Annotation
The prediction has a mean pLDDT of 84. The part of an RNA shown here (small-subunit ribosomal RNA, 5' domain) has 532 nucleotides and comes from an uncultured bacterium. The full RNA is in RNAcentral, with records from ENA.

[in-house]
Context: one part of a larger RNA
RNA sequence: GACGAACGCUGACGGCGUGCUUAACACAUGCAAGUGGAGCGACGAACCGGGGCUUGCCCCGGGGCAAAGCCGCGAACGGGUGAGUAACACGUGGGUAACCUACCCCGAUGACCGGGACAACCCGAGGAAACUCGAGCUAAUACCGGAUGUGCUCCUUGACCAUGAGGUCAAGGCGUAAAGAUAGCUUCGGCCUUCGCAUCGGGACGGGCCCGCGGCCCAUUAGCUUGUUGGUGGGGUAACGGCCUACCAAGGCGACGAUGGGUAGCUGGUCUGAGAGGACGAUCAGCCACACUGGGACUGAGACACGGCCCAGACUCCUACGGGAGGCAGCAGUGGGGAAUCUUGGGCAAUGGGGGAAACCCUGACCCAGCGACGCCGCGUGGGGGAUGAAGGCCUUCGGGUCGUAAACCCCUGUUAGGUGGGACGAACGUCCCCCUGCAAAUAGCUGGGGGAUUUGACGGUACCACCAGAGAAAGCCCCGGCUAACUCCGUGCCAGCAGCCGCGGUAAUACGGAGGGGGCGAGUGUUGUUC
Numbered sequence: 001g002a003c004g005a006a007c008g009c010u011g012a013c014g015g016c017g018u019g020c021u022u023a024a025c026a027c028a029u030g031c032a033a034g035u036g037g038a039g040c041g042a043c044g045a046a047c048c049g050g051g052g053c054u055u056g057c058c059c060c061g062g063g064g065c066a067a068a069g070c071c072g073c074g075a076a077c078g079g080g081u082g083a084g085u086a087a088c089a090c091g092u093g094g095g096u097a098a099c100c101u102a103c104c105c106c107g108a109u110g111a112c113c114g115g116g117a118c119a120a121c122c123c124g125a126g127g128a129a130a131c132u133c134g135a136g137c138u139a140a141u142a143c144c145g146g147a148u149g150u151g152c153u154c155c156u157u158g159a160c161c162a163u164g165a166g167g168u169c170a171a172g173g174c175g176u177a178a179a180g181a182u183a184g185c186u187u188c189g190g191c192c193u194u195c196g197c198a199u200c201g202g203g204a205c206g207g208g209c210c211c212g213c214g215g216c217c218c219a220u221u222a223g224c225u226u227g228u229u230g231g232u233g234g235g236g237u238a239a240c241g242g243c244c245u246a247c248c249a250a251g252g253c254g255a256c257g258a259u260g261g262g263u264a265g266c267u268g269g270u271c272u273g274a275g276a277g278g279a280c281g282a283u284c285a286g287c288c289a290c291a292c293u294g295g296g297a298c299u300g301a302g303a304c305a306c307g308g309c310c311c312a313g314a315c316u317c318c319u320a321c322g323g324g325a326g327g328c329a330g331c332a333g334u335g336g337g338g339a340a341u342c343u344u345g346g347g348c349a350a351u352g353g354g355g356g357a358a359a360c361c362c363u364g365a366c367c368c369a370g371c372g373a374c375g376c377c378g379c380g381u382g383g384g385g386g387a388u389g390a391a392g393g394c395c396u397u398c399g400g401g402u403c404g405u406a407a408a409c410c411c412c413u414g415u416u417a418g419g420u421g422g423g424a425c426g427a428a429c430g431u432c433c434c435c436c437u438g439c440a441a442a443u444a445g446c447u448g449g450g451g452g453a454u455u456u457g458a459c460g461g462u463a464c465c466a467c468c469a470g471a472g473a474a475a476g477c478c479c480c481g482g483c484u485a486a487c488u489c490c491g492u493g494c495c496a497g498c499a500g501c502c503g504c505g506g507u508a509a510u511a512c513g514g515a516g517g518g519g520g521c522g523a524g525u526g527u528u529g530u531u532c
Stems, first nucleotide, its partner, number of pairs: 001532001002530002005528005013378005018372002020337001025335003029332003034073003039070002047062007080290003090214007099207002104203007112146004121136001123134004151176002154173008180195002184191002216262003223253003228250008265287004269280004292313005315326004343369001345368003351365001352363004382412004392403004416473001418468005426459001430454007438446002476521005481502003487516005497504002
């Protein structure tokens, strides 16, 4: 000098950052993942129309709020933490002729004919509850069967390319798909817009797997290994592989440190240093691992899944004792631990994400505000003049010296804080209207482009600007023996105490305590800890 710091004393303001390093200890409460009615049926508020009348109700038709259900997509992202892990976990460079890829983009082709259910609902039953059971009805872009096959998988044959398994093309055979909704027009046949559906090919993004090399300590750990090492057959996976299994062989690793033990998430980087190097891995970014502890699979393009499921365990809670519920290492917040680390705040206005055709909804991601001198930076606490060198303090050789232009006093200024008034950028989008353009029979409708109008800000009446008053409201901390910048007096008397090292103190202590004076830094300053 540095720090995610802590502690003492002190403390005006602002900007930008940053804030559980310990108990991966336990958690009250609220929120953190929903959305689509342009996939579906039922229920059906406001409102509109018609009818009946007893004049404020009933019936019919339209309409479609809100909540529940089926269904689709999302929930595997985003956010947290660092326990475990010395490992292909990470970094870097390759490989995959051994693989996957929902949504998105581009292209090709197709969307034909049928069927049966289950929720919701109604009825019944059980239960304290969580919820469960039985019977009946119903829709779909839910489910099932058939057809078709641009294509695709597999099999057979042939040709070409490559050569390690293979790839490409052609012919034949078995198998293999789908779903509709919506705006508008209509001569009711249909036409057409937008969004979807199915198969295949390509692209983009992303991921799985394999390999070379690289980065901790202990040899007071020297031998380790039986699915172990290899082969063959089989299974399994999206895919290679002892990944698994049967059989066969007896191998494989190791002083170039195997095995064992300890410690540890890795990296970009951060701190330090002239560098070489050393130490660290908070914030931000990439990767990994984990989600009360251990195990398991289901769904799915993707999980062995933080706010999903099942089993076991510990713990907590409810109970009518029969049985149930829960998982903050999400954001706040609580207890506990600790030297120590914040608000149970505002908003979706912006950016980004999910759903939706869109409007829009959701979003403790995020953007803001709050708290903490925790850090860095900026700025202020006034400027000029002013000698009877005032009073007072301290020292004194009693002459004086010093605090000291310091104060008083005079003249100014107005940063910041305070008051008054004005007042943003961050806003792009979206919606409505008009014009052009494309699809089209179309002056419906919709895609794309342009113009006009209008709406949207948490921060925030904030930043910023102008004005008002007034030196008024704003300085401390450590040190003064040497190292090391800064000296005297009094008190104390090896006591009380100081101290980073050397060392001070036993009657004149520049080293203890106080005072005056001085030195250093300054909204800070010292101490402690850690590291170089």